A computed fold for a 76-nucleotide RNA from a Planctomycetota bacterium, annotated as transfer RNA. Its mean pLDDT, the model's own confidence on a scale to 100, is 81. It matches the Rfam family "tRNA". By type it is a transfer RNA.
[in-house]
RNA sequence: GGGGUCGUAGCUCAGCUGGUAGAGCGCUGCGUUCGCAAUGCAGAGGUCAGGGGUUCGAUCCCCCUCGAUUCCACCA
Repeated sequence: GGGGUCGUAGCUCAGCUGGUAGAGCGCUGCGUUCGCAAUGCAGAGGUCAGGGGUUCGAUCCCCCUCGAUUCCACCA
């Protein structure tokens, strides 16, 4: 330098071929307990890496940029 895969909640990830963004764990509150753990219920938490484009509508399609990872090439 070129190609592939990837970037979604604090963490690990899903999102069925474009139609209102979810799960588990974690966190907060309440109940149960003498208390803790465990458990039940409720809740908070997201510019979907950034920008632009297409579209009535984009996490999803197209382009550019940034980052992670991997393969190839180059140099030595």